[in-house]
Context: one part of a larger RNA
RNA sequence: CGCAAGAAAAUUAAGAGGAUUAAACCCUAGUACGAGAGGACCGGGAAAAGUAAAUCUAUGGUGAAUCGGUUGUUAUAUCAAUAGCAUAGCCGAGUAGCUAAAUUUAUAAUAGAUAAUCACAGAAAGCAUUUAAGUGAGAAACUAACCUCAAGAUAAUUUUUCAAAAAUACGUAAUAGAACAUUACGAAAUAGGUUUGGUGUGUAAGAAUUGCAAGAUUUUUAGCUAACAAAUACUAAUUUUUA
Numbered sequence: 001c002g003c004a005a006g007a008a009a010a011u012u013a014a015g016a017g018g019a020u021u022a023a024a025c026c027c028u029a030g031u032a033c034g035a036g037a038g039g040a041c042c043g044g045g046a047a048a049a050g051u052a053a054a055u056c057u058a059u060g061g062u063g064a065a066u067c068g069g070u071u072g073u074u075a076u077a078u079c080a081a082u083a084g085c086a087u088a089g090c091c092g093a094g095u096a097g098c099u100a101a102a103u104u105u106a107u108a109a110u111a112g113a114u115a116a117u118c119a120c121a122g123a124a125a126g127c128a129u130u131u132a133a134g135u136g137a138g139a140a141a142c143u144a145a146c147c148u149c150a151a152g153a154u155a156a157u158u159u160u161u162c163a164a165a166a167a168u169a170c171g172u173a174a175u176a177g178a179a180c181a182u183u184a185c186g187a188a189a190u191a192g193g194u195u196u197g198g199u200g201u202g203u204a205a206g207a208a209u210u211g212c213a214a215g216a217u218u219u220u221u222a223g224c225u226a227a228c229a230a231a232u233a234c235u236a237a238u239u240u241u242u243a
Base pairs, nucleotide, nucleotide: 001152006162007161008160009159010158015149016148017147018146021049025045026044027043033038050107051106052105053104054103055102059100060099061098062097066093067092068091069090070089071086072085073084074083075082076081110144111143112142117137118136119135120134169239170186171185172184173183174182190236191235192234193232194231195230196229197228200224201223206219207218208217209216210215
């Protein structure tokens, strides 16, 4: 830009893409078969592997704005308590997020028409013959089925709703993200803050008791706590433009 007014939602699926992996085990059955040695078809069952996608509840990893321990040194006058630097100084844990070695799911069950091949009935050619007329069986390939996209499918589908609806810009952002786009919100829980909780760390500071002291005990399962959850308009979104 088109789909002959505009806008918002949904809908059908012409068509396109993806996937459709391999081998062993158990039962049938030590059966059929075979002198024996050996040893099935068909049918049924249940795991593991590979591959692919999704996910983070659990198992782990990471986690440099979380918590704790600790060495040296400097500073806050000193003690204590803190802060800076030393690879985040080093060490032990660890939320969210991300992640695999983790979890879940799929790779399934079928149908149709066929290939090679195997047939049925059957003449030309009184026989024979799967073929000439006619009728069947038959493969991970093909067409469907399964998953994804899909009306620029220009033969441009269909349905519902709106009448100033809607949309863009701007702002707060994330279930989104390089930018753009998408999505949520702009007087409402969008983000920050606050409160409560959760999670993590592991019992703060101060004071008291005790010990010569390093320390210990009580107050105290404390104190602190990122990205998590809920609540709460305190802060920032209260505007402008087109029609």
This is a predicted structure of a 243-nucleotide part of an RNA (large-subunit ribosomal RNA, domain VI) from Guinardia delicatula. It is recorded under the gene name rnl. The prediction has a mean pLDDT of 83. Its Rfam family is "Bacterial large subunit ribosomal RNA".